[in-house]
RNA sequence: UUAUGAUAAUGGCAAAUCUAUUGAAAGAUAGAGACGCAAAGCUACGGGUCUAACACUAUUACAGUCAUGACAGCCGGGUUACCAAG
Numbered sequence: 001u002u003a004u005g006a007u008a009a010u011g012g013c014a015a016a017u018c019u020a021u022u023g024a025a026a027g028a029u030a031g032a033g034a035c036g037c038a039a040a041g042c043u044a045c046g047g048g049u050c051u052a053a054c055a056c057u058a059u060u061a062c063a064g065u066c067a068u069g070a071c072a073g074c075c076g077g078g079u080u081a082c083c084a085a086g
Stems, first nucleotide, its partner, number of pairs: 004084002012037002017032006035073001041079003045076003048071003055065003
């Protein structure tokens, strides 16, 4: 230095839920709160998942299809990074 990650140390992030805001929704942001996480840091490149406003179809009642919307704590990729047992 690279890979790896322990009964090590310093710490870090923060699920569900609640409150407020925002959005058509999925979701996001902030506060509280901790299920967990060695990248649960960043990134929408690939796969997958969620929503369906607009649009189209059909009908007069619903409904169906569809991301240009979203999810990084779904998986993979790219990229950055603390510590150091073996």